[in-house]
Context: one part of a larger RNA
RNA sequence: CCCUCUUUAAGGAACUCGGCAAAUUAACCCUGUAACUUUGGAAUAAAGGGAGCCUCAGUAGUGUUGUAACUCUUUUUACAAGGGUGAAGCAUGAAGAGGCCGCAGAAAAAUGGUCUUGGCGACUGUUUACUAAAAACACAGGUCUCUGCAAAGUCAAAAUAACGACGUAUAGGGACUGACACCUGCCCGGUGCCGGAAGGUUAAGGGGAAGGGUUACCCCUGAUUUAAGCAGGGGAAAGCUCUGAACCGAAGCCCCGGUAAACGGCGGCCGUAACUAUAACGGUCCUAAGGUAGCGAAAUUCCUUGUCGGGUAAGUUCCGACCCGCACGAAAGGUGUAACGACUUGGACACUGUCUCAAAGAGGGGCACG
Numbered sequence: 001c002c003c004u005c006u007u008u009a010a011g012g013a014a015c016u017c018g019g020c021a022a023a024u025u026a027a028c029c030c031u032g033u034a035a036c037u038u039u040g041g042a043a044u045a046a047a048g049g050g051a052g053c054c055u056c057a058g059u060a061g062u063g064u065u066g067u068a069a070c071u072c073u074u075u076u077u078a079c080a081a082g083g084g085u086g087a088a089g090c091a092u093g094a095a096g097a098g099g100c101c102g103c104a105g106a107a108a109a110a111u112g113g114u115c116u117u118g119g120c121g122a123c124u125g126u127u128u129a130c131u132a133a134a135a136a137c138a139c140a141g142g143u144c145u146c147u148g149c150a151a152a153g154u155c156a157a158a159a160u161a162a163c164g165a166c167g168u169a170u171a172g173g174g175a176c177u178g179a180c181a182c183c184u185g186c187c188c189g190g191u192g193c194c195g196g197a198a199g200g201u202u203a204a205g206g207g208g209a210a211g212g213g214u215u216a217c218c219c220c221u222g223a224u225u226u227a228a229g230c231a232g233g234g235g236a237a238a239g240c241u242c243u244g245a246a247c248c249g250a251a252g253c254c255c256c257g258g259u260a261a262a263c264g265g266c267g268g269c270c271g272u273a274a275c276u277a278u279a280a281c282g283g284u285c286c287u288a289a290g291g292u293a294g295c296g297a298a299a300u301u302c303c304u305u306g307u308c309g310g311g312u313a314a315g316u317u318c319c320g321a322c323c324c325g326c327a328c329g330a331a332a333g334g335u336g337u338a339a340c341g342a343c344u345u346g347g348a349c350a351c352u353g354u355c356u357c358a359a360a361g362a363g364g365g366g367c368a369c370g
Stems, first nucleotide, its partner, number of pairs: 001365008010356002014354001019351001028050004036041001038179001052100005061092004069085006101105001113349004118344002120341002125137002141177007153163002180336004185266003190263002192259005199254003205248002210243005217235006267285005294328001295325001306322005
């Protein structure tokens, strides 16, 4: 000097991002217990009190119960069954009074600090094995959608394989939301999905107008020639072959409807009231429709420590309001909400070496000297 502990005058959070850490509280018995509430809770709420040992005395009482005794009822005539009282025994056992000792009687150890206010998540649960336990995940409940059984969906190279399921729409799969209460507004123009089939577009395929190539053969020219034949050019049927128009031709797309607890979206400018201010009101442009209820400087508010009120001597946090919502808003749910939470914000009481401001001690470790 460090670590783990113990104690501390006066003060008592002045420490600090923050009461982190420590301290307080504590088991049992008795009294007593608010708001709120889903009537279950909240609740060990809170707030108080008691306690050792000896004597009265193992007392009052309570429990159990054999025998004797007493007694009641039924049937029967002396037995049986059922009930009541019940000394003694055994077990258990206050309250009270008096006394005794100590600093201290739950004498050690073990053993909740409490209250209040918001936020978030209903709850118990689950999670980053080894820096995150949470407001994240899950959840019961809600809604939409698919699936009629050889189900949809999943696995798979295949299988008369397997799961789904030895289930059958009160079932199974997928998606979103997330107890409960009150609710969940407007928009189908875009994208998606569902339905429709008149018209447009449209593939392979069908179809085959027309054209090209080749050529028997024919014609012209040339050379050689007795002729046949040879060379060059032109025309050309059938066949073969290459290309190929019209026309026919499904779904899809275009098109016509529906659908938002499908993906998503939910305006601007100008004027106006007998002070001023404001605008119930009017005008105009645009849109598929222009944000309803509720909430709102919020886990969302930049400006911002917004403004007002409360709490403090003093409050960028907190609580209650206001609303000019940069950029809340209704199952990517909205607003509330008792209970619950090793969650998180603010406040209070108690308590304390957190601090003012340090000190002493115990054990262990380090270092130096011997």

The part of an RNA shown here (large-subunit ribosomal RNA, domain IV) has 370 nucleotides and comes from an Acidobacteriota bacterium. It matches the Rfam family "Bacterial large subunit ribosomal RNA". Its mean pLDDT, the model's own confidence on a scale to 100, is 83. Taxonomically the source falls in Acidobacteriota (Bacteria, Pseudomonadati).